Two RNAs folded together computationally: RNase P RNA and transfer RNA, 422 nucleotides in total. Rfam match: Bacterial RNase P class A. The family's RNA type in Rfam is ribozyme. From the family's description: Ribonuclease P (RNase P) is a ubiquitous endoribonuclease, found in archaea, bacteria and eukarya as well as chloroplasts and mitochondria. Its mean pLDDT, the model's own confidence on a scale to 100, is 78.
RNA sequence: UAAGUAAGAUAUGUAGUCGCAGCUGCAAGUAUCGAAAGAACGCAGGUGAGGAAAGUCCGGGCUUUAUAGGGCAGGAUGCCAGAUAACGUCUGGUGGAGGUGACUCCAAGGAUAGUGCAACAGAAAUAUACCGCCAGUUUCGGCUGGUAAGGGUGGAAGGGCAGUGUAAGAGACUACCGCCUCGCUGGUAACAGAGAGGGCAUAUGUAAACCCCAUCCAAAGCAAAACCGAAUAAAAGCAAUGUAGUUGCCCGCUACGCUUUAGGUAGGUUGCUGGAACCUAGUGGCGACAUUAGGUCUAGAUAGAUGACUACACACGACAUAACCCGGCUUAUCGUCUUGCUUGACUA
RNA sequence: GCGGGUGUAGCUCAAUGGCAGAGCACCGGCUUCCCAAGCCGGCAACGUGGGUUCGAUUCCCAUCACCCGCUCCA
Numbered sequence: 001u002a003a004g005u006a007a008g009a010u011a012u013g014u015a016g017u018c019g020c021a022g023c024u025g026c027a028a029g030u031a032u033c034g035a036a037a038g039a040a041c042g043c044a045g046g047u048g049a050g051g052a053a054a055g056u057c058c059g060g061g062c063u064u065u066a067u068a069g070g071g072c073a074g075g076a077u078g079c080c081a082g083a084u085a086a087c088g089u090c091u092g093g094u095g096g097a098g099g100u101g102a103c104u105c106c107a108a109g110g111a112u113a114g115u116g117c118a119a120c121a122g123a124a125a126u127a128u129a130c131c132g133c134c135a136g137u138u139u140c141g142g143c144u145g146g147u148a149a150g151g152g153u154g155g156a157a158g159g160g161c162a163g164u165g166u167a168a169g170a171g172a173c174u175a176c177c178g179c180c181u182c183g184c185u186g187g188u189a190a191c192a193g194a195g196a197g198g199g200c201a202u203a204u205g206u207a208a209a210c211c212c213c214a215u216c217c218a219a220a221g222c223a224a225a226a227c228c229g230a231a232u233a234a235a236a237g238c239a240a241u242g243u244a245g246u247u248g249c250c251c252g253c254u255a256c257g258c259u260u261u262a263g264g265u266a267g268g269u270u271g272c273u274g275g276a277a278c279c280u281a282g283u284g285g286c287g288a289c290a291u292u293a294g295g296u297c298u299a300g301a302u303a304g305a306u307g308a309c310u311a312c313a314c315a316c317g318a319c320a321u322a323a324c325c326c327g328g329c330u331u332a333u334c335g336u337c338u339u340g341c342u343u344g345a346c347u348a
Numbered sequence: 349g350c351g352g353g354u355g356u357a358g359c360u361c362a363a364u365g366g367c368a369g370a371g372c373a374c375c376g377g378c379u380u381c382c383c384a385a386g387c388c389g390g391c392a393a394c395g396u397g398g399g400u401u402c403g404a405u406u407c408c409c410a411u412c413a414c415c416c417g418c419u420c421c422a
Stems, first nucleotide, its partner, number of pairs: 001344010012313007020048002023045004032039002050319001054330002057328005062221004074217005079093005094108001095106004109212002114210002116206003130151002132147006159177002162174003178200001179198004184193003225270004234261005242256005277296008314317001349418007358372004366402001374390005395411005
């Protein structure tokens, strides 16, 4: 200096004006609205979207219902060890694949439990003989038998390759490789290494086909749920010589009701944001992460708030807007910046 | 916000992992004096992108679009 690779940060900025939604203080336990529960208006101060707030694909908290314990069905996951509240996530390894390399990717248990499927082509798809080779026979066209070494078909053809052997062949036999079994060594383990035995009997693929094995899972979701609670309708009681109102009582006049209960609708309150929270430093660990000390408070609506204008600057601004809350995954995204590493070229 | 479902031809629907089909519509021809009906023929599709598999409309994952439902009492 060019190309690449891995990890991370940021997400137009500054100042002012107006507007919108909560919070705190005053107003104030005053007046207004409302039957009640409860709620304002006003003034001042301060706060107010994201890295994905998205998709709703997983996991957990929380709430209600169910639940002695166990099983079936159903669903999810699937190399090993660890992290974690938990996970299908993350970290570190093993094995495999790709790359010169830094590094990246893998739904990676079992096809030797059983069943199913494999179109077309091909003789044959797990079982066999089309061509070929060999032997016998022959009317010289073939026929019978042996054979998976060779050809052809197919995504896939009976462990591979070389030799011995044979009529031709064949794990029939031998060496190496593969596979299976057995212990040994190293490793927590996955696994790796070296060795002995088996002569291949199991032996094409498919389990994101049924299935088998191991582990895990109760259901619903804040429109969950808890509390207060009208009106109408319901039930019970009281009263017609009544009850309520109108001036304390009487008359008069007006109205026909009053009390309680259960239920939990309209409406209201809570749930609601202080949390497996964030920042800084230390300690333990390869790491995910854990822990200690100090510091910070950082939206909370319920028809649902973030916008508009002015000035300046430039890199001219992408994807996109919380609705109970967290941990992840996936997807979208204009650009800018930082750090580690790899490969090539050049210069000293 | 939460939960569930569906995407196949212009429309309505099929298809067991093995050549994507039917009806209506559209186009052309035959028939008719002309039209309709009828007969013959034709055009035209698996929402998109990956993966598993020899092979995917079908199985798995992601994504896009559309549709439906969601307090309680009486």